[in-house]
RNA sequence: GCUUACCUUCGGGGCGGGGUGCAAUUCCCCACCGGCGGUGAUCGGCCUCCUUGCGAUACGAUCGAGAGGACAGCCGUCAGUCCGUGACCCGCAGUAGCGCCUUUCAUUCCGAUGACGGCGCGAGGCGGUGGAUCCGGUGAGAAUCCGGGACCGACAGUGACAGUCUGGAUGGGAGAAGGAAGCG
Repeated sequence: GCUUACCUUCGGGGCGGGGUGCAAUUCCCCACCGGCGGUGAUCGGCCUCCUUGCGAUACGAUCGAGAGGACAGCCGUCAGUCCGUGACCCGCAGUAGCGCCUUUCAUUCCGAUGACGGCGCGAGGCGGUGGAUCCGGUGAGAAUCCGGGACCGACAGUGACAGUCUGGAUGGGAGAAGGAAGCG
């Protein structure tokens, strides 16, 4: 460094004020929030090289500390609305599998095993569905930089419609970090 039916840990934020109303964190006005990976004219650091003056030495070469600059490489880092992806939901399917039961049947070394059937639990995986961005600036170049405006946000519940409350969820999870083993 690569690989893996392996292990461990981590892995989502946000309603504050006012109005209406019997009743709203659900409506209206203002406010607040932005999973994961990638991309990234980004920025920073390291390394390398170049230029320049200064100092050491006998000019140069070399060395030292400094200033300016450059390509490549490495490390870190920058998107809710660019690409991909996760949670929810739907399909394959209440399927595979697992557990329990059992009239019957088959096998039998007589312990049982298997098939069909009944009941309960119930995937992984694959596929589908799934929201939203413009303007200006800088510049050779902007989907990401800077400034401004706009827009979006699963399902179920609720005395009244929910990105922010409650619930499924002490769940799942894209993935992140570390370890182990094997190989190079």

The RNA shown here (FMN riboswitch aptamer (RFN element)) has 184 nucleotides and comes from Cohnella rhizosphaerae. RNAcentral holds the sequence, with entries from Rfam. Of the family's consensus pairs, 93% are formed in the model.